[in-house]
RNA sequence: AGAGUUUGAUCCUGGCUCAGGACGAACGCUGGCGGCGUGCCUAAUACAUGCAAGUCGAGCGGAAUGAUGAAGAAGCUUGCUUCUUCUGAUUUUAGCGGCGGACGGGUGAGUAACACGUGGGCAACCUACCUUGUAGAUCGGGAUAACUCCGGGAAACCGGGGCUAAUACCGAAUAAUCCAUUUUGCUUCAUGGCGAGAUGUUAAAAGGCGGCUUCGGCUGUCACUACGAGAUGGGCCCGCGGCGCAUUAGCUUGUUGGUGAGGUAACGGCUCACCAAGGCGACGAUCGGUAGCCGGCCUGAGAGGGCGAUCGGCCACACUGGGACUGAGACACGGCCCAGACUCCUACGGGAGGCAGCAGUGGGGAAUAUUGGACAAUGGGCGCAAGCCUGAUCCAGCAACGCCGCGUGGAGGAAGAAGGCCUUCGGGUCGUAAACUCCUGUCAGUUGGGACGAAAAGCCGUCGGUAAAUACCCGGCGGUUCUGACGGUACCAGCAGAGGAAGCCCCGGCUAACUCCGUGCCAGCAGCCGCGGUAAUACGGAGGGGGCUAGCGUUAUUCGGAAUUAUUGGGCGUAAAGGGCACGUAGGCGGCUUGGCAAGUCAAAGGUGAAAUCCCUCGGCUCAACCGAGGAACUGCCUUUGAAACUGCCUCGCUAGAGGCUGGGAGGGGGUAGCGGAAUUCCCGGUGUAGCGGUGAAAUGCGUAGAUAUCGGGAGGAACACCAGUGGCGAAGGCGGCUACCUGGACCAGUUCUGACGCUGAGGCGCGAAAGCGUGGGGAGCGAACAGGAUUAGAUACCCUGGUAGUCCACGCCGUAAACGAUGGUUACUAGCUGUUCGGACGAGAGCAAUCUUCAGUGGCUAAGCGAAAGUGAUAAGUGACCCACCUGUUGAGUACGUUCGCAAGAAUGAAACUCAAAGGAAUUGACGGGGGCCCGCACAAGCGGUGGAGCAUGUGGUUUAAUUCGAUGAUACGCGAGGAACCUUACCAGGGCUUAAAUGUAGAUUGACAGUGGUAGAAAUACCUUUUCCUUCGGGCAAUUUACAAGGUGCUGCAUGGUUGUCGUCAGCUCGUGCCGUGAGGUGUCAGGUUAAGUCCUAUAACGAGCGCAACCCCUGUUGUUAGUUGCCAGCGAGUCAUGUCGGGAACUCUAACAAGACUGCCAGUGCAAACUGUGAGGAAGGUGGGGAUGACGUCAAAUCAUCACGGCCCUUACGUCCUGGGCUACACACGUGCUACAAUGGUAGGGACAUAGAGCAGCCUCUGGGCGACCAGGAGCGAAUCUACAAACCCUAUCACAGUUCGGAUCGGAGUCUGCAACUCGACUCCGUGAAGCUGGAAUCGCUAGUAAUCGCAUAUCAGCCAUGAUGCGGUGAAUACGUUCCCGGGCCUUGUACACACCGCCCGUCAAGCCAUGGGAGUGGGCUGCACCAGAAGUAGAUAGCUUAACCUUCGGGAGGGCGUUUACCACGGUGUGGUUCAUGACUGGGGUGAAGUCGUAACAAGGUAACC
Repeated sequence: AGAGUUUGAUCCUGGCUCAGGACGAACGCUGGCGGCGUGCCUAAUACAUGCAAGUCGAGCGGAAUGAUGAAGAAGCUUGCUUCUUCUGAUUUUAGCGGCGGACGGGUGAGUAACACGUGGGCAACCUACCUUGUAGAUCGGGAUAACUCCGGGAAACCGGGGCUAAUACCGAAUAAUCCAUUUUGCUUCAUGGCGAGAUGUUAAAAGGCGGCUUCGGCUGUCACUACGAGAUGGGCCCGCGGCGCAUUAGCUUGUUGGUGAGGUAACGGCUCACCAAGGCGACGAUCGGUAGCCGGCCUGAGAGGGCGAUCGGCCACACUGGGACUGAGACACGGCCCAGACUCCUACGGGAGGCAGCAGUGGGGAAUAUUGGACAAUGGGCGCAAGCCUGAUCCAGCAACGCCGCGUGGAGGAAGAAGGCCUUCGGGUCGUAAACUCCUGUCAGUUGGGACGAAAAGCCGUCGGUAAAUACCCGGCGGUUCUGACGGUACCAGCAGAGGAAGCCCCGGCUAACUCCGUGCCAGCAGCCGCGGUAAUACGGAGGGGGCUAGCGUUAUUCGGAAUUAUUGGGCGUAAAGGGCACGUAGGCGGCUUGGCAAGUCAAAGGUGAAAUCCCUCGGCUCAACCGAGGAACUGCCUUUGAAACUGCCUCGCUAGAGGCUGGGAGGGGGUAGCGGAAUUCCCGGUGUAGCGGUGAAAUGCGUAGAUAUCGGGAGGAACACCAGUGGCGAAGGCGGCUACCUGGACCAGUUCUGACGCUGAGGCGCGAAAGCGUGGGGAGCGAACAGGAUUAGAUACCCUGGUAGUCCACGCCGUAAACGAUGGUUACUAGCUGUUCGGACGAGAGCAAUCUUCAGUGGCUAAGCGAAAGUGAUAAGUGACCCACCUGUUGAGUACGUUCGCAAGAAUGAAACUCAAAGGAAUUGACGGGGGCCCGCACAAGCGGUGGAGCAUGUGGUUUAAUUCGAUGAUACGCGAGGAACCUUACCAGGGCUUAAAUGUAGAUUGACAGUGGUAGAAAUACCUUUUCCUUCGGGCAAUUUACAAGGUGCUGCAUGGUUGUCGUCAGCUCGUGCCGUGAGGUGUCAGGUUAAGUCCUAUAACGAGCGCAACCCCUGUUGUUAGUUGCCAGCGAGUCAUGUCGGGAACUCUAACAAGACUGCCAGUGCAAACUGUGAGGAAGGUGGGGAUGACGUCAAAUCAUCACGGCCCUUACGUCCUGGGCUACACACGUGCUACAAUGGUAGGGACAUAGAGCAGCCUCUGGGCGACCAGGAGCGAAUCUACAAACCCUAUCACAGUUCGGAUCGGAGUCUGCAACUCGACUCCGUGAAGCUGGAAUCGCUAGUAAUCGCAUAUCAGCCAUGAUGCGGUGAAUACGUUCCCGGGCCUUGUACACACCGCCCGUCAAGCCAUGGGAGUGGGCUGCACCAGAAGUAGAUAGCUUAACCUUCGGGAGGGCGUUUACCACGGUGUGGUUCAUGACUGGGGUGAAGUCGUAACAAGGUAACC
């Protein structure tokens, strides 16, 4: 410090997620030791049991105990024991009394508050114990517990009679600088404060303990009283600060203030009476929600954000609610009273209780410990003290809950052991790891030693203070004795022995770490993206590896990353976001200048900012964690002093902002009234006749009752052609015929006036298109709804014919729009070029026009800059300033609820649950479009011939079957693999066999065979029987058998692959290097203008070059030449034959087959810059690629093939291998493809006659002769081929047939044969005789072909014993028609455009309905919580009143009084109750929409011109 995730890729916006830290944690697996910490976050739920606050006998009366001493008695062991009485040290229960139980300890329910924090104030207060000062401590009195007696009660406890004490209680004296009243001086910002004087009033325990004593007292100390002072602790008041909601906007009657009184420690409406009518609130009152606050803790660079456990400060609470008493202090956790709920006891009458103290229990919960030890230390209470008490505290126990430290060994050790795993079978890895050798001894174990924490107090001595005092008491110093829960712990030493001590998570990317097996969209994983459908580094296991380590992971929460709420530090034209527009209130901000003030600001000093924490330094535990000391810091607040630039306030001025005045011109600015013409419609009349109208085409409609058309006249409403213009005006909405009146604003010029008067603007107020609403008019045209006609599968639409609201006017509402420049307002600054509107200036000019310049508008292009880009660019989206509005992922949703407005429609404000990992912007490359442009192709058109109908052949589907083996399936499968299925082939089926057959190799063993012959069985394979039998140099060789190892598989996966192939397509494309442009994907080049068959070439050009393709090079063919001349040829010469290159010979010609030539737009003319094109051009055999072939770019289709072959993985191994026989691949209601033959006269048949090329041939081609009707047979020449072998057919000539199911057509069937072959039944071809089917030119639709082509005719070959060949591949013979042209169909190329597509239009995607699930709104209501108002009620308590009852202290004239108590009553008030509202939660038949989810229904709304442009 960043990373992953939207896309085919890119940049941006934007959310989600991860890596880090933390934790009072919990859960899973695991677990050796120690130190220091921490440990009910939930039920402020209920609690059994024990303990947590007592102490003082030096306050008191008693009671008990009874050391010691004394006396007496008894027993006897004669100095001991026991008992009694007295004395009484000591100790102690209960009681009276004092002090303390208001601290310490717990918890966080309540509380949004002066509760807390911080800083101040009290001139408005209190403070026990403590310190200090002054003064004092005198004289009296009456009671009452305990105790005793009686009584009641189950108990708790209570009542009555009687006795008694005090440091308990009461009275009096004395007294001040206290207090009250009053006089007066000084003083404060102020209510006031300080001081002086006078008068009046108010106190106590003669106590306790000790020393001395002349017994009078003195003295010490503790305690006591009054008045001061201090300290400590508290009370009250104030400024400022710290949660969210406005879908809470108004709240308040003791309320706000005053006067007086009461009350309090004290101010105060704190309370009361009276008077006034105030007080708070947009700077957020009030209501409702949540919450103890802080020091701090966590995180963060910081600013911030989150939290408020442990430790510390404050507050609040103590079962719930209320109340007071006592006291210095409480409205009191372990006190009281009352009410309520709950629990317990009970004799049913009545009582008792309060763990949010420490342990502990139940319950709740994911979850949180021992019913421990000790007061040794620290601290607290009481006490003179010793001491007692102390679940505060110190320790121990439990828990890896956290932090820190240590260990589980160290060194050597390669035969790189065994074993595991992997493997390319070679090896690699675990791995120096282990074993083994030599060491060490932390921790744990064991044995022994053994602390610090302890100093006080006490005692002794000494010195000092007090005092009369060497007592006492207090203090200092010295000495001495005693005290340890932890704990026989820390620590130290000895002993033994590597012995007792390692796990958890992860390994697809983020993110360090990879292989095998299993599984097969299953099981499962997952923080996000996403893995898993047979080769999973993502699931599970294993091996290996990575990380951390006594822990490791997961989960929850929080900060960070997140600049993702942005003060630091974001945005708002298109991503979310500018209010529809103005005016204006509060507020915010504000020109130049003089002087002053000092609020802000700045500086210095002082106070405070508790301690702890954090940071730095030093120190203590062996280190660390932890702890101690010192420093710094605590960014804050307050006070004082100072400065005066800036802001602010006051003030003297100014004119550049703003406004006013004068003079002008421009304008669809607004309002009212009037006027005008064109057109539509309607009405009347004339002319006129059969149609009009409307559409893609029609129909509905109108018209013979006279339409449409046309002419004339009239009525009425609405809108204003041309001018008209990115021209004008207005704030926006908006404004358009002409005239008049009323009226707003802007602009220019003058520079005369005012003197900052300004800008923005939350709320507020006004304006605000269309549609819509109300009332009343109006209504020509248009026209929602509606009706009809069409279209359509449907058509509640688009199109047509009609047509009502409405559109118009007046008045009143509504208040919204894609109200848009998707761009808030004001102001200043920042390069240019060019239009246009209004005004002005200068010069020239008679004037207009034109030109230059200057304001104010309105446009275009562009620089810098900005921007994600596209773009914007003085009319900013640039650079600054000020103010306002708004945004924070998608969806739900501008929805629900609530509120306000509205007549309604609806508007404004405006959520949440749930859901997804995206949604989105701009641009890029493709693909696509019922977008555009250009171009090509037998693509269409123009033609010729077919297919589709028939019969047959063949292939496929389907069906059938034991099997009908397998593959190919739009184009790009279907006469395809197969260029030859009777057996074989053969892969399939049935049956019968074999277990390593066949082939090869290695090693071992055995044998001299095996094979063959013959025989038997069998369908055969095969089995059995019979017969025969190697060489040798003796080393062996050869052969066979057998064993072992290597096999074999047309079994699966073409979606694991190689190779090969099809197709787009022989289409003209596909790319690279360098450079340049762009943030980038990418672009440029390759585009543009021409041209071409062509990315072919040329020109232009930020491109310049290059590669794969095109073309050419190769083959065949067309012309010629040279060479060569047999088997080919034969012109001339010669010979011969009935005849024939037959022979001699020739090498001319044809031909053969090798080498050359030739064609290149080279020449001419025209056009053109060029490339190039054009021409019945020339020449030429051939002319613009001459014709044909081979040749197939980058890639696409997971195209085809595991069955040609090869190959990874998987599968079978007496079988999925292999051998054999037979069958099947040839089946047959049917459907399709490809062909053949036909339907006839351009023909059939018969007879005669002519002309090819290429290719093949020895188990072959076969001349010729003979036989057979023939297929063929029997003889038998030639030829391994330019030598031999094959009738070419269509064609030509002649004859016949005469339009018919025929002399067409030949299927089918019967019979007889031939040939091949072991074998023609399933299942061959051919021949002959006979038979003679359908079919008379083929529906929708569809195919091929542009010249030696189509059409037509035959010939040959491969495969092959034969052949189902009508197929395939070649060869030649005869030999056409047509192409105007590119609108349309199909396919393709280039450029451009739109896109919500990228699996790429066979795309994407919307809504209803049906069924499932989820959350939510409404809902007759129902049930809770909280609460307002009105009222009833009124416990305990306090205060007031009091005529009843009662009363020790004081007074008394002794009657009584004062005062008190009880009772009664009044006021206040808790619980409770009634009525009526508000609010919130839960629930509810039914109902509304929403969301979600591999494969439901209906349509096709959107994305392309999405097929009617879309949207508000």
Molecule: small-subunit ribosomal RNA
Organism: uncultured prokaryote